[in-house]
RNA sequence: AACCUGAGAGUUUGAUUCUGGCUCAGAACGAACGCUGGCGGAAGGCUUAACACAUGCAAGUCGAGCGCGCCCUUCGGGGUGAGCGGCAGACGGGUGAGUAACGCGUGGGAACGUGCCCUUUGGUUCGGAAUAGCCCUUGGAAACGAGGAGUAAUGCCGAAUGUGCCCUUCGGGGGAAAGAUUUAUCGCCAAAGGAUCGGCCCGCGUUAGAUUAGCUAGUUGGUGAGGUAAUGGCUCACCAAGGCGACGAUCUAUAGCUGGUCUGAGAGGAUGAUCAGCCACACUGGGACUGAGACACGGCCCAGACUCCUACGGGAGGCAGCAGUGGGGAAUCUUGGACAAUGGGCGCAAGCCUGAUCCAGCCAUUCCGCGUGGAUGAUGAAGGCCCUAGGGUUGUAAAAUCCUUUCGGCAGGGAAGAUAAUGACGGUACCUGCUAAAGAAGCCCCGGCUAACUCCGUGCCAGCAGCCGCGGUAAUACGGAGGGGGCUAGCGUUGUUCGGAAUUACUGGGCGUAAAGCGCGCGUAGGCGGAUCGAUCAGUCAGAGGUGAAAUCCCGGAGCUCAACUUCGGAACUGCCUUUGAUACUGUCGAUCUGGAGUCCGGGAGAGGUGCAUGGAAUUCCGAGUGUAGAGGUGAAAUUCGUAGAUAUUCGGAGGAACACCAGAGGCGAAGGCGAUGCACUGGACCGGUACUGACGCUGAGGUGCGAAAGCGUGGGGAGCAAACAGGAUUAGAUACCCUGGUAGUCCACGCCGUAAACGAUGAGAGCUAGUUGUCAGGCAGCAUGCUGUCUGGUGACGCAGCUAACGCAUUAAGCUCUCCGCCUGGGGAGUACGGCCGCAAGGUUAAAACUCAAAGAAAUUGACGGGGGCCCGCACAAGCGGUGGAGCAUGUGGUUUAAUUCGAAGCAACGCGAAGAACCUUACCUGCGCUUGACAUCCCUAUCGCGGAUUAGAGAGAUCUUUUCCUUCAGUUCGGCUGGAUAGGUGACAGGUGCUGCAUGGCUGUCGUCAGCUCGUGUCGUGAGAUGUUGGGUUAAGUCCCGCAACGAGCGCAACCCUCGCCGUUAGUUGCCAGCACGUUUGGGUGGGCACUCUAACGGGACUGCCGGUGUCAAACCGGAGGAAGGUGGGGAUGACGUCAAGUCAUCAUGGCCCUUACGCGCAGGGCUACACACGUGCUACAAUGGCGGUGACAGUGAGUUAAUCUCUAAAAACCGUCUCAGUUCGAAUUGGGGUCUGCAACUCGACCCCAUGAAGUCGGAAUCGCUAGUAAUCGUGGAUCAGCAUGCCACGGUGAAUACGUUCCCGGGCCUUGUACACACCGCCCGUCACACCAUGGGAGUUGGUUCUACCCGACGACGCUGCGCUAACCUUCGGGAGGCAGGCGGCCACGGUAGGAUCAGCGACUGGGGUGAAGUCGUAACAAGGUAGCCGUAGGGGAACCUGCGGCUGGAUCACCUCCUUU
Repeated sequence: AACCUGAGAGUUUGAUUCUGGCUCAGAACGAACGCUGGCGGAAGGCUUAACACAUGCAAGUCGAGCGCGCCCUUCGGGGUGAGCGGCAGACGGGUGAGUAACGCGUGGGAACGUGCCCUUUGGUUCGGAAUAGCCCUUGGAAACGAGGAGUAAUGCCGAAUGUGCCCUUCGGGGGAAAGAUUUAUCGCCAAAGGAUCGGCCCGCGUUAGAUUAGCUAGUUGGUGAGGUAAUGGCUCACCAAGGCGACGAUCUAUAGCUGGUCUGAGAGGAUGAUCAGCCACACUGGGACUGAGACACGGCCCAGACUCCUACGGGAGGCAGCAGUGGGGAAUCUUGGACAAUGGGCGCAAGCCUGAUCCAGCCAUUCCGCGUGGAUGAUGAAGGCCCUAGGGUUGUAAAAUCCUUUCGGCAGGGAAGAUAAUGACGGUACCUGCUAAAGAAGCCCCGGCUAACUCCGUGCCAGCAGCCGCGGUAAUACGGAGGGGGCUAGCGUUGUUCGGAAUUACUGGGCGUAAAGCGCGCGUAGGCGGAUCGAUCAGUCAGAGGUGAAAUCCCGGAGCUCAACUUCGGAACUGCCUUUGAUACUGUCGAUCUGGAGUCCGGGAGAGGUGCAUGGAAUUCCGAGUGUAGAGGUGAAAUUCGUAGAUAUUCGGAGGAACACCAGAGGCGAAGGCGAUGCACUGGACCGGUACUGACGCUGAGGUGCGAAAGCGUGGGGAGCAAACAGGAUUAGAUACCCUGGUAGUCCACGCCGUAAACGAUGAGAGCUAGUUGUCAGGCAGCAUGCUGUCUGGUGACGCAGCUAACGCAUUAAGCUCUCCGCCUGGGGAGUACGGCCGCAAGGUUAAAACUCAAAGAAAUUGACGGGGGCCCGCACAAGCGGUGGAGCAUGUGGUUUAAUUCGAAGCAACGCGAAGAACCUUACCUGCGCUUGACAUCCCUAUCGCGGAUUAGAGAGAUCUUUUCCUUCAGUUCGGCUGGAUAGGUGACAGGUGCUGCAUGGCUGUCGUCAGCUCGUGUCGUGAGAUGUUGGGUUAAGUCCCGCAACGAGCGCAACCCUCGCCGUUAGUUGCCAGCACGUUUGGGUGGGCACUCUAACGGGACUGCCGGUGUCAAACCGGAGGAAGGUGGGGAUGACGUCAAGUCAUCAUGGCCCUUACGCGCAGGGCUACACACGUGCUACAAUGGCGGUGACAGUGAGUUAAUCUCUAAAAACCGUCUCAGUUCGAAUUGGGGUCUGCAACUCGACCCCAUGAAGUCGGAAUCGCUAGUAAUCGUGGAUCAGCAUGCCACGGUGAAUACGUUCCCGGGCCUUGUACACACCGCCCGUCACACCAUGGGAGUUGGUUCUACCCGACGACGCUGCGCUAACCUUCGGGAGGCAGGCGGCCACGGUAGGAUCAGCGACUGGGGUGAAGUCGUAACAAGGUAGCCGUAGGGGAACCUGCGGCUGGAUCACCUCCUUU
């Protein structure tokens, strides 16, 4: 000094909190695999086939026990061989098959043995008979024998003695020895004691399964005997009927146990290689012999399997010893050296033996150490990679210069380990010298977790992946490269264990809704238990003693250069036993008590239960009367009933079931449940009294009873209702919802069933912890006599503390504590299969696994949605006016056609749209003909000096090609063909693309929507997502404003500011105007003049709910009025919040990427975009008399024309007059024929207009649908852009000029609040089941194959035991006859293997079959989630392709409306 100690992350969601699983980061390994590999030290090395084994070795030794043979001899003796004999082969070494056991661990115990060893005492006397070896004969192939003769001993036998020893009936009886050497000595025998080792017994501990619940016949005990070293049913005879078991017997499966090892903060969990202790086993099974010790790994006998030898007669063998071989396997070494050390056996000793052991070899298998160089070195070299092309990075890295030599290599010296000698290791460790940077770096990873990023390739392919997940053309996730990160002679992967995981919770979890309270009582075992006193000391606490092997771990030292490793000392080993003490608490015993519990007395309440009896209303049926054509039923109908008289109505009768009002979140009961009235019997609770008992209590595994509805059995009963069933409807279908019928059933008695959302989804009991307010039962007090206060018990609501993930609970707890029971541990498979139990059956109860997924789930939040609710708005509906849809034509689209009919737009929000104008051009399309640095841009080279314009001729469809003539002859200059410019030719970089991707983009646009919304800061609330503000009461066109309020403010939107129209004024007065004044007469403001008016165009004014009254909250505001040109936003325009639709556009433009490059580019001619059985959209013109035609009206306004108020282009409808008179017309104009005009190179395909002629459909339009609220609709014309020409389209302009709006029930769209949700890609959502296909695991299955085990019987080897022992027989006795004793043999029971029969159990296969799971795009429906369109769900029964439907009872985990009750605030 032995102390220090505890980390989390990813993944369910749009987001959040929680529950909960899955996964990761750590450590470890007797490991294996992949890539790589320099050195040394220390360790480790068949985890699988206790599979089979060739070969060699692993246990011998002693001549100081004995004889014999042989060899040598210095004759003293020595050596050697096979035997007899002794000791040792029971140790050492291996393995873990068996074993769930006194096998092991730990601590005790008594009835034992113990060779060798130690101590002590005594003895060691006298005899005898055999037998190996050897010799002879002989059998056998061999192994191995047989017979005869003869021999020794420390081999065997007898006698003596025997203190002590053993037995004893206390008289007695039994029982020993071995010699060798001669000198010490070593042995031998008996006995006592010790030590060591071993046998036996006991307490406690020691895996899983109850889908193993009963097991047991020597079984349990006793007596006696036998047996053993010893106790004991260990064995036997007799007697008794016991023994074990829910504290888990028996059975099944698995397993050697421990010290320890790994992990962990610990408690634990997992494990039992190496080292150490114990056990068991030795080819498999059985058996004994010898011995101190074995039922014996390298001994014996028998049986069996296998292998080998054989002359076929018979024999031999056992590596789970060390090496090694085959096999198995992902996988585990040399047929090495030595007894030098340590130890063992034998021996007096020398010594011999020793695959124990000590060493070496192989292997990165593990741990530890070292190295692969160090310093300086920036033009930051080259190369690589990236790049915004500037640079960056690799990178002081390299090169280069200087230095060092660990390791390795070569050479020299050279240990300790050994005490005098003896060293396998080993010429090893170590030391010294030399050598040259010289020989020595890889592996994995780089999306997050998790340290580390770029480029290229690929294109849901190839592939990756521990989880989440990457990959469908810009991949930090695949593959390669560059760069980076980590570890390093290793690095990754796989497997396994612990950890994280508080995810089995003792430490340390839960059960209202997430998984989880038995449906409810009674009660057994068990657990727990009130107050006081005393005793005891079992639990408990303290001290002491013993033990807890060593090693390991930890601490302090020491030794190898360090470390790993080794070693010394300590601490620790949390345990068990013994003993001493303490006595508070628990237990036990005794005594007392009344508070818990119960009894008694007096009361009142109640749908508590059972039986019997009685009653009225209603439905149905029957009879009779009245009465006539319908009734009934529904969303609407039909089936059905009715002229044979229904329905309706009246009277009478029958029968069954249920009990209106009272009636109430009121009562009673343990729960299920209980509702007319009376009687009888009966259970429980409550209040009051306080007389009695004296802890008698609580809970309750098993057990037992009760237990809705449905269902079952037997017998009744049957009015209504009503599964099944039938019919009618609905529907695409309708096995349903609706309707008409209708059977089981519903009812009763008796007997089963035993389940429900059997719910408060909340087990029972006890104590404690604020209140307020209803109601039921009973009591007390006060009086004011119907009130107040109060107590106990029940039943509700709200609410504080506290709890909860939240919702919520809150004295009736889900709060704080105690006791006992039940239950949970991811989702699915599955409450299923198999087995057991119960049941008549239906089925119930108990209750898995394979496989599969990364979630499943709870509560709350924000949205979205609802065939949910409330409020509000909008030409949304309604009220009106006019249309579309029918006709003809125009135009766009679809479709079809075509060489092409270019492309885009697609519900609203594509379709008279891009296109404000396709004959050519446009033009992007088609056909044909041409060009290839190109029609266009920049750079380079060469040539020319221009270019350009005009012109002739030819070819051609033209582009283009060829050709004639004429005009013109560039600029600067440093004077240089120097520069610029232009043209032509050439070369390559490049041009070019209306090619693709609007789902890579910018920009622009549409739409919701000119809807009133969308947000932020700070604060506050909530664990959080979020909420509040923004909700509420009013009001508004408006989140407009006011009031209130845990909010206070602010921003983008609204409004206003802007433009225009409407009134007035000021200024100005030409091109406008003409009142007054003139001129003129051309009658036109024409002229002078004027600017008053109109007007023009700039600036102002004006309107603000400002004023009055009313309503309203004293507000905001609304209603009405006055004044005013205009009144409540005065009309119109411009103006479009946050965002949504991957909305539209790559063909306006721009642009990333991809693609084409004598073509997907460019030019030209012709054609096409103009087609035409058809369908749709948008329009024009009509169908006529409110009209057509002719005339008058007729002036203006906007706009355009180059600037311009001058000039020009210019009207129509209305109104008036005339005519037509209801017709396919004097309506209507399409179509067609002829003629003409205009534009234009050119009107054929394919323009517009005019004239003459022709004169189609059409007589007001089905379902459906559009626009519009006032100068609007309707109607009438006019102008403009584009444009050569072309408008019924578009954009503007004015003229004439209505009707209606009760109102918000309904349709559509939108806004706000609220509610439900299983939706969040947000209802075009989600999602269920059958069927079909593929794959996977699994249940049943006629049977079949094998293993294990049990019972009965048969057989019965070896062996020991018992009996016998005719036969044989050395020691001893003998009277010599024999006896004693022994052996062989015989018999008996026991018993291994084997056999027969029957059962139990486990596993494999199995035609066929059942459900289950999984699988981008299969079929049928739409069951669930919203009131999911019939609310859903639970139990049960029936039915149906399927989800499901229906009946009965139950639940709310049902929306909405109404009603009732209660609480809070004012």

A computed fold for a 1466-nucleotide RNA from Oceanicaulis sp. HTCC2633, annotated as small-subunit ribosomal RNA. The prediction has a mean pLDDT of 83. RNAcentral holds the sequence, with entries from ENA and SILVA.